[in-house]
Context: one part of a larger RNA
RNA sequence: UUGGGCAUAAAGUGUAUGUAUGUCUCUUUUCAAGCCCAUUGUCAAAUUCUGGGGCUAAACCUGGACAUGCAGUGGAAAAUACCAAGCUAGAGUAUGAUAAGGGUAGAGAGAAGUUCUGGUGGAGUAAUGAAUGUGUUGAGAUUGGAAAGAAGAAUAGUGGUGAAAGCACUCUUCUUGGUUGACAUUGACACUGAUAGAUGAAACCUAGGGGAGAAAAUGGGAUUAGAUAGCCUAAUAUUCCUAGUUGUAAACGAAGGAUACUAAGUGUUGUACAUAUCGACCCACACAAUGUUGUAAUUAAUGCAUUAAGUAUCCCACUUGGGGAGUACAUUCGCAAGAAUGAAACUC
Numbered sequence: 001u002u003g004g005g006c007a008u009a010a011a012g013u014g015u016a017u018g019u020a021u022g023u024c025u026c027u028u029u030u031c032a033a034g035c036c037c038a039u040u041g042u043c044a045a046a047u048u049c050u051g052g053g054g055c056u057a058a059a060c061c062u063g064g065a066c067a068u069g070c071a072g073u074g075g076a077a078a079a080u081a082c083c084a085a086g087c088u089a090g091a092g093u094a095u096g097a098u099a100a101g102g103g104u105a106g107a108g109a110g111a112a113g114u115u116c117u118g119g120u121g122g123a124g125u126a127a128u129g130a131a132u133g134u135g136u137u138g139a140g141a142u143u144g145g146a147a148a149g150a151a152g153a154a155u156a157g158u159g160g161u162g163a164a165a166g167c168a169c170u171c172u173u174c175u176u177g178g179u180u181g182a183c184a185u186u187g188a189c190a191c192u193g194a195u196a197g198a199u200g201a202a203a204c205c206u207a208g209g210g211g212a213g214a215a216a217a218u219g220g221g222a223u224u225a226g227a228u229a230g231c232c233u234a235a236u237a238u239u240c241c242u243a244g245u246u247g248u249a250a251a252c253g254a255a256g257g258a259u260a261c262u263a264a265g266u267g268u269u270g271u272a273c274a275u276a277u278c279g280a281c282c283c284a285c286a287c288a289a290u291g292u293u294g295u296a297a298u299u300a301a302u303g304c305a306u307u308a309a310g311u312a313u314c315c316c317a318c319u320u321g322g323g324g325a326g327u328a329c330a331u332u333c334g335c336a337a338g339a340a341u342g343a344a345a346c347u348c
Base pairs, nucleotide, nucleotide: 004319005318007302008301012316014199015198017196022191023190026086027085028084033080036075037074038073039072040071041070042069048065049064050063051062052061053060090189091186092185093184095181096180097179098178102175103174105172106171107170108169114147115146116145117144118143119142120141124134125133160167161166205244206243207242208241209240213239214238218234219233220232221231256315257314258313259312260311261310264293265292266291267290268289269288270287271286298303321348322347323346330341331340332339333338
């Protein structure tokens, strides 16, 4: 390894693209590499097994047989590989239609809060259990004007979309992918995917901008035995933008990707068709997506159940008692923070 597993027990890389590898529709033909059959050689003797011999018996003597493997020769051709030709059900391309917060860049508008400023007005206000704070140098309240920044109420929906991270005011530019209808075209061009390159929330870092609100750190006020906290009041980094860096999250559906098959019921989204109608809705149905209930099956149970954790095939990642430990050492990467790879002693 044959022959265990990976939702929750150890275990699915955060995600997709894609190289090598592995695997691969249908029909006919070639060939005989693998595969299968027959036969030959070889596989020293002793040993082993077996027929016989003698000695009380064994050891012993003698004849025969077996043997995996390797090689030669001759054959078989269903399936794999190979050769050649073809097909269209997989997969593309073209075409009509279509939905969308998919991405990118630019422009514009409004609400709210804050700050500044003018008017009215005249003592509190703000917070809370209180106090610090703020206010007659006129606050808070109310009303007019201005500035700058950030975020996008309602619509909004287990609704949409994207590989994931993620994506929502309005308009425009460029642009990716999806679904579906006819059925034109290529003709297996496919699946997976080590390494690799790409992308990757928040936070952190570098440089330059920006800074309304919020707010680590920090100051102050309280609380308390203390209070390096929780609460209050101020407030910097940060949060925002541009260009880089980092490469991690309970990056979760704790569920790798692809294909096929296996009861039903009931919602939602998109497209097509039929019916109906003046036109729609309704009703019926197909494909794709997304929910929910549930049978068989499965599961240790919970549950899952056509979006499988069911039945099967292919490929990859990962796992092998708890702790020590995602630590030490070493290497690679990084400006750093750290990231990736990743033990052992010892102990239970």